The part of an RNA shown here (large-subunit ribosomal RNA, domain V) has 583 nucleotides and comes from a marine metagenome. Its Rfam family is "Bacterial large subunit ribosomal RNA". Gene Ontology terms of the family: structural constituent of ribosome and ribosome. The prediction has a mean pLDDT of 84.
Context: one part of a larger RNA
């Protein structure tokens, strides 16, 4: 060196299983509920199957009879019309008594008595006689008709899962009979409610992983790199309107601030003089603009018009923006002219569907109508604002599928804010003295052990804390060794330099690493090695399925809260290492 054999498992991001964690999918499934929408079920009401009698109580109609004080006024004037007479021995006025009404003044009716008169037009009143007749109004009484509602009773529908008998050797069914219930129940149709009992579904996106938080449309500025445009969970602010004048036009005017002067009067009120070019004002954020004003006034007004529009800007599209000019009629102005809202840029919502007004459009045989079209206009925090539906929330640790290292948790990588270590300066402490020792305010490095940031390999799998076993390296050295300085007398220390050869604890508690405690030791070092080591062991913790407590949640369930329980597979091909053999 080649080839074996026996072993060990550190590596082959070893084998196994298209990762179960995490995210994504306009995926799935179950579960929940005060998500949405349905449907069973339950229930309400009406009608039908559904009949009779009595009674109570409504509505309405015919007939008859009553009924009606606001004040003034002989007084309980319902309205209107006709009308100068009407009622009365078929018994007037008056009196007695009873009943009804009542605004306690009286009105009406019945009975008895009585025996011939009573009332109207007059005077008051908006309206004149219930003197008389007719038609009605308000409210009421009585008879009758029609039609409701409540109650009781009946029997013949209907029910009977009471008895008996028959079909019949039958706990069904049918029939007969007897008893019970009874127009209820039950059923059908229609209708309102209730309705996780059941079903189908929904439950947004962005996001330095996801969730929580925040945001989602429009306007202004910066970022934006001197045309336009330009991103971020970059930095700042606003809008979801207002105004009938704060619009149009004609004609005028000029501000803020400061100084000085001036009664109350003051830093600031109104007044005067000067300086003052925009610093003021312009309804509202900012920017741009602006004194030939777009700012401040006064007069007259409605162009905050109708029909159009050459041509441009902008934009993927759809939107959006500007616009001379023409026609009609209008306002202001002597006129030239100006005016199709507002100094400009925010003040917003496509389509469908529906409403309203108009319309020389259409009109399913014809004429109409309905419906539709066209013009005008209205109804959306459709704000997730290019708006999936008229209409929608959650749980899953019982979970499943498709994917992703496009994206998190472990480890690695990059970085080094944080952390640790070292150094510089030296104010000061150290009685004196910066530097024996300590070192503020600051500055410069290093390491890659902490907490992070990033998301680069790995999601067709890189097993995760601690312990056990076995280690190996660094040195910023815990002990042992050698030294410098000392605020080193000695003993014992402090601090620094050199040094990695060797060494570097046992118990109690806890799953613990750590830590605290006890007792030793010369010392009980700090770190790296996938926070060394699960194809070496363990499995106490974390991190499935069971269960419980506290808390949260209506609930299903949830909790870096707790608690009891809970399958750790692999016969070694290669590299490596240990032992051994032939050549």
């Nucleotide at each position: 060196c080649c080839c074996g054999c026996g072993g060990c498992c550190a590596g082959a991001c070893g084998g196994a299983a298209a990762g179960a964690c995490c995210c994504c999918g306009u995926g799935c499934a179950c579960c929940u509920u005060u998500a949405c929408u349905a449907c069973a079920g339950c229930u309400u009401u009406g009608c039908a199957u559904u009949g009779a009698a009595c009674u109570c109580u409504g509505a309405u109609c015919c007939u008859a009879c009553c009924u009606g004080u606001g004040u003034a006024g002989g007084a309980u004037a319902g309205g209107u019309g006709g009308g100068a007479g009407g009622c009365u021995u078929u018994g007037a006025a008056g009196c007695u008594u009873u009943a009804a009404c009542g605004c306690u003044a009286g009105u009406u009716a019945g009975a008895g008595u009585g025996g011939a008169g009573c009332c109207a037009c007059c005077c008051u009143u908006g309206a004149a006689a219930u003197a008389c007749c007719a038609c009605c109004c308000u409210g009421g009484u009585a008879u009758g008709g029609u039609u409701g509602g409540g109650g009781u009773u009946c029997u013949a529908a209907c029910c009977u899962u009471g008895g008996u008998c028959c079909g019949u050797a039958a706990u069904c069914c049918g029939g007969a009979u007897u008893g019970g219930g009874a127009a209820c129940a039950a059923u059908g149709c229609a209708u309102g409610g209730u309705g996780g009992g059941u079903a189908g579904u929904u439950u947004g996106a962005c996001u330095g992983g996801g969730g929580c938080g925040g945001u989602c449309u429009c306007c202004u500025c910066c970022u934006a790199a001197a045309g336009a445009g330009u991103a971020a969970c970059g930095g700042a602010g606003g809008a979801g309107c207002g105004c009938a004048a704060a619009g149009g036009u004609a004609u005028c005017c000029u501000c803020a601030g400061c100084a000085c002067g001036g009664u109350c009067g003051g830093a600031c009120a109104u007044c005067g003089u000067g300086c003052a070019a925009u610093g003021a004002g312009c309804g509202c954020a900012a920017a741009g603009g602006u004194a030939a004003a777009a700012g401040g006034a006064u007069g007259c007004u409605u162009g905050a018009c109708u029909g159009c529009g050459a041509g441009a800007c902008u934009g993927a599209c759809a939107c959006g923006u500007c616009g001379a000019g023409c026609a009609g009629g209008u306002a202001g102005g002597a006129a030239a002219c100006u005016a199709g809202g507002u100094c400009u840029u925010a003040g917003u919502g496509a389509u469908c569907c529906g409403g309203u007004g108009g319309u020389u459009c259409u009109g399913a045989g014809u004429g109409g109508a309905a419906g539709g079209g066209c013009c005008a206009u209205c109804g959306c925090u459709c704000a997730a604002c290019g708006g999936a539906u008229a209409a929608a929330a959650g749980g899953u640790a019982c979970g499943c599928c498709g994917g992703g290292g496009a994206u998190a948790a472990c480890a690695g990588g990059c970085u080094a804010a944080u952390a640790c270590c070292c150094c510089c300066c030296a104010a000061g402490a150290g009685u004196u003295c910066a530097c024996a020792u300590c070192g503020a305010c600051g500055g410069g490095g290093g390491u890659g052990u902490u907490u992070g940031g990033c998301a680069c390999c790995u999601c067709g799998a890189u097993g995760u804390c601690g312990g056990c076993u076995c280690a190996u390296c660094a040195c910023a050295u815990c002990c042992u060794g050698g030294g410098a300085c000392u605020g080193a007398a000695g003993c014992a220390g402090g601090c620094c330099c050199c040094a990695a050869g060797g060494g570097u604890a046992u118990g109690g508690c806890u799953g613990u690493u750590c830590g605290c405690c006890a007792u030793u030791u010369a010392a009980a070092g700090u770190g790296g090695u996938a926070c060394g080591c699960g194809a070496g062991c363990u499995g106490g913790g974390u991190u499935u399925a069971g269960a419980a407590c506290g808390u949260c949640g209506u609930g299903a369930g949830a909790c870096a809260g707790u608690u009891c329980g809970g399958u750790c597979c692999c016969u070694a091909u290669c590299u490596g290492c240990c032992g051994u053999g032939c050549g």